[in-house]
Context: one part of a larger RNA
RNA sequence: CCAUAGUUGAGGGAAUUCGGCAAAUUAGCUCCGUAACUUCGGGAUAAGGAGUCCCAGCAAUAGUGAUGAGCUAUUGCUGGGGGCACUGACAAGGGGAGCCGGACUGUUUAACAAAAACAUAGGUGACUGCUAGUCGGUAACGAUGUGAAUAGUCGCCGAUGCCUGCCCAGUGCCAGUAUCCUAAAGCCUGGUUCAACGGGCCUAAAGACUGGUAAACGGCGGAGGUAACUGUAACCUUCUUAAGCAAGCGCAAUGCCUUGCCAUUUAAAUGAUGGCUUUGCGAACGGCAUAACUAGGUUCCCGCUGUCCCCAACAUGGAUCCUGCGAACACAUUUUCCUGGUGUAAAGACCAGGGACCUCCAGCGGGUCGCGAAGACCCCAGGAGCUUUACUGCAGCUUGUUAUUGUUGUAUGGGUUGUGUAGUGAAGAGUAGACGGGAGACGCCGACGAAUUGUCGAAAGACAUUCUGAGUCAACGAUGAGACACCGUCCUACAUUGCCUGUAUAACUAACCAUUAAGUUGAUUAAUGGGACAGUAGCAGGUGGGCAGUUUGGCUGGGGUGGUACGCCGGCGAUAAGACAUCACCGGCGCCCAAAGAUCAACUCAUCCGGGCCAGAACUCCGGAGUAGAGUGUAAAGGCAAAAGUUGGUCUGACUGGAUUCCAAAGAGCAAGGAAUCCAGAAGCGAAAGCUGGGCUUAGCGAACACAUGCUGCCAAUUACUGAGGCUCAUGUAUGACAGAAAAGUUACCCUGGGGAUAACAGAGUCGUCUCGCCCUAGAGCUCCUAUCGACGGCGAGGCUUGCUUCAUCGAUGUCGGCUCUUCCUAUCCUGGUCGCGCAGCGGCGGCCAAGGGUGCGGGUGUUCACCGAUUAAAAGGGAUCGUGAGCUGGGUUCAAUACGCUGCGAGGCAGUAUGGUUGUUAACUGGUGGAGGUGUCCGGUAUCUGAGCGGAAGGGAAUUUUAGUACGAAAGGAACGAAUUCUCGCGGCCUCUGGUGUAUCAGUUGUCUGAAAAGGCAUGCUGAGUAGCUACGCCGUAAGGAAUAAGAGCUGAAAGCAUCUAAGCUCGAAGUCCGCCGCGAAAAGAGAUACCGUUGAAGUCCUGCAGUAGAAGACUGCGUUGAUAGAGCUGGGGUGUAAGCACCAAGGCAACGAGGUGUUCAGCCUACAGCUACUAAUCGGA
Repeated sequence: CCAUAGUUGAGGGAAUUCGGCAAAUUAGCUCCGUAACUUCGGGAUAAGGAGUCCCAGCAAUAGUGAUGAGCUAUUGCUGGGGGCACUGACAAGGGGAGCCGGACUGUUUAACAAAAACAUAGGUGACUGCUAGUCGGUAACGAUGUGAAUAGUCGCCGAUGCCUGCCCAGUGCCAGUAUCCUAAAGCCUGGUUCAACGGGCCUAAAGACUGGUAAACGGCGGAGGUAACUGUAACCUUCUUAAGCAAGCGCAAUGCCUUGCCAUUUAAAUGAUGGCUUUGCGAACGGCAUAACUAGGUUCCCGCUGUCCCCAACAUGGAUCCUGCGAACACAUUUUCCUGGUGUAAAGACCAGGGACCUCCAGCGGGUCGCGAAGACCCCAGGAGCUUUACUGCAGCUUGUUAUUGUUGUAUGGGUUGUGUAGUGAAGAGUAGACGGGAGACGCCGACGAAUUGUCGAAAGACAUUCUGAGUCAACGAUGAGACACCGUCCUACAUUGCCUGUAUAACUAACCAUUAAGUUGAUUAAUGGGACAGUAGCAGGUGGGCAGUUUGGCUGGGGUGGUACGCCGGCGAUAAGACAUCACCGGCGCCCAAAGAUCAACUCAUCCGGGCCAGAACUCCGGAGUAGAGUGUAAAGGCAAAAGUUGGUCUGACUGGAUUCCAAAGAGCAAGGAAUCCAGAAGCGAAAGCUGGGCUUAGCGAACACAUGCUGCCAAUUACUGAGGCUCAUGUAUGACAGAAAAGUUACCCUGGGGAUAACAGAGUCGUCUCGCCCUAGAGCUCCUAUCGACGGCGAGGCUUGCUUCAUCGAUGUCGGCUCUUCCUAUCCUGGUCGCGCAGCGGCGGCCAAGGGUGCGGGUGUUCACCGAUUAAAAGGGAUCGUGAGCUGGGUUCAAUACGCUGCGAGGCAGUAUGGUUGUUAACUGGUGGAGGUGUCCGGUAUCUGAGCGGAAGGGAAUUUUAGUACGAAAGGAACGAAUUCUCGCGGCCUCUGGUGUAUCAGUUGUCUGAAAAGGCAUGCUGAGUAGCUACGCCGUAAGGAAUAAGAGCUGAAAGCAUCUAAGCUCGAAGUCCGCCGCGAAAAGAGAUACCGUUGAAGUCCUGCAGUAGAAGACUGCGUUGAUAGAGCUGGGGUGUAAGCACCAAGGCAACGAGGUGUUCAGCCUACAGCUACUAAUCGGA
């Protein structure tokens, strides 16, 4: 010095600190007593008091015993006794008052978070009738479930009380659905056949559409005006929405501004509580209350204390020393550092200067950008987790279809076979479907006719049925586009039959499924219930972060946000060839025009002047001047006057093909694109020369693949043809990240590789900003720039602010504030000296010199800062890696948990808020603080000095009294020099006093053990005292003066006949400087001086021994028989407080007994102090 289950502490009592952290207080039992509030259970051990030991006696109860005696246990009463203290040790709640959160008991991040998070009872919503729903699984099968809606699963809220408003537009979910859209399959159809490849029809779910649903995801406005003071707005108007926040609450765990405003609390409150509340929350992502509970958060009060003022002593264990054993880390070479400089901007190693003999030991922790860990922040690259209306898929779910898959009906649709019926323009006797054949056909198997009924039909009429009973029709003729009987083949519509098929529905049973029973468990069988459904498989549509793979650009004075400097054009930058960067500066483009193009011809603009017309008139008209001051589609530059401008005529060269050059792209290559020249062809204009391949020029753009259009040409399987297909060319559709991927977020749960190529801290550079000066002087100051203040403007310094730069550091330089401790600066707050004043004095304002010393205590806040309270001579400002974490703290910031507000669909996010949240390291070198040894100093030594040099602040400050109610002043007021006494802050020393400690010691006392007593043990058990020592809270000391100076004040005195403090000379003048004072200091290499001893085992020293005025080890000091050095003993002093034994007394009791008292006894016990005394040990020796 450190640590501890440490001990004690005067006076104060939270002043400490983020915060009473830690510690202390309290404590058991009995009795008394106990508030608000309350869910009436609690709160409650509330709070706050009293008692508690020992002895004796009496009484009661219970047990045992015999209902006795006795014993045991408990309780009550009375009397006696001792102590500082009676749950005497151990054990054993500090208490109270508010607020916030969560109702409660419970659970959680094993090893940084125990919480306000989770859970919970309770509320509510959704799914689910059992072959259920939900979950696991490829499936079989399993869980819920020995269950059955008072059940199970999932979600939200979270006891209880009062309640839970409005919105269905969006997104979900549920339901419906005439119509629309719509896959495969099916059907029809194109494709000369077949096929590839198409077209159409029908159709499910989904979607569109229509409704419902918020205890689903979610949401819940603005403007203007108005009341008899003002203010406010019950009220009115208006825009608008799906609806516009109603109750309750509110500066809050939510409020930026903000330390909101008011009140209470405090001396002082960024705190707490209550209130206010206009852009704050807000109602089961629940709103507001709430008793009880809480290792939750927060504030106050009482008690208590070493948390603090301000530290001290002690105990134990380390450290230290000795002995034994004995690592790790580390190791480029080295190293004697310091200051300044330089240098990649922060050097032990370079430069300069200075310091510095060698070695060891113990402390300290400033440096070695110490050690530890290839920085976790940031950026870049890669990865991973998570999310979603990113992209692309896959499970799952769902719908259709096919297969497994059968039977019979009914209804209805489609197709087809057969049969039947019907088919009306006009004309024609008339209801003429088409074409062909055709001269006969039909008829007792009933013709013509009639009648009834029925069917169809608009009617005419047709058909069927009944009666009757023998002819009727056609041809011919007429009409007409077409001519009828009859036959054949067809069309359209309808009816019907059979077959095929679809849909719906009903039923069946044998596939298939389930249950039960039997069977041996199995094969299987039977019964029952379903049943061609379901299930399963294939195909197809929908849905589909449930799951998976990926993407989520670049530039960038870090990154992000912003921007686009990412493709182009003009000017400037740009430095007179060319080229040339920046998120440099000034501006443009992603078109337009069928004329704004080509050509030919004619003309001249802007502006101004004069005139005319006119009611007037800048505009129209006439004349003149007019180098461009206009115009040129569009930016700017360059250009342009019988034009490149303006106007008109005629046209389409805004052509086709080919070649070359230039720019794009300086000096290598390079695409698209752009421009220019020429050749050929065909044109336009012009009399012609000629001009014309768009626009006065320079911007106005886009690869491959794919698709579309078009044209030309081509290919093609033995041949020909057709279709489809393919190739080439042209045009269009776009990639603007513009030489062109098909692409969203988040990570604080993060990971890896890298970067000081790149940010945050600190440094460096700079100094806009900041701080502080100077110059000028407008003005203020009654007058008067400069007593004081000083605008506008100008010039600087500093390197404390904030920026900028990104230079060292990302194989790590720990970040704010506080505490601790040191040093430096001065631009001086106080103290000292001094000058000016708008200085009478007192007080003050401003300046100069001066850094020796001082610059404090509290309140709220993490704060630095700022604000406030009371003091003070004053409560100055700064630097030292915003000094200081291998020194502390850890409140803030800045990991993981959680909540609120806001934001985002979400994962998540927020220089927003709130609660919680591991601070490693044995010191090698250097440095520094101390302690030793050695060498040198020209013989060795013992003493005493000198003092180069170094350190110190060794003192700083104040008040009171006196001077003096004096000087001064009209008064009111009111000093100083000097002297004295105190106080305060430092410094040094000490322990007589006071106080603390005091594990020396003494005494009391609890529990227990040694049988009792006595005497003792048990972490000093606790308590009361306490010598020495160590200590502060105690005591003592802590001058003057001299020298040289600063600002300043002067003397003499010229330059400059004066004046002048100065130029020569001289005198003063400060807490500052140097002495004086204290301490270190011959290693002061210039290594000193003086005195004495000794010349060799000599002088002297050391070791060994006993010790302490000393001490970590060494050292130092004393002693060593010629001895009081230590021990022991004795005496004295001191502490405690009256020992044991014995005697007597003692409440009571018949007695035995008996706590205790008195005397013997200022006793006994102890003693670190002093003295005495050789009893013991310092003997003998060695170097």

Predicted 3D model of a 1183-nucleotide part of an RNA (large-subunit ribosomal RNA, half B) from a Candidatus Parvarchaeota archaeon. The organism belongs to Candidatus Parvarchaeota, within Archaea. Rfam family: Archaeal large subunit ribosomal RNA. Its family is annotated with structural constituent of ribosome and ribosome in the Gene Ontology. The coordinates come from a structure-prediction model, not an experiment, and the mean pLDDT is 82.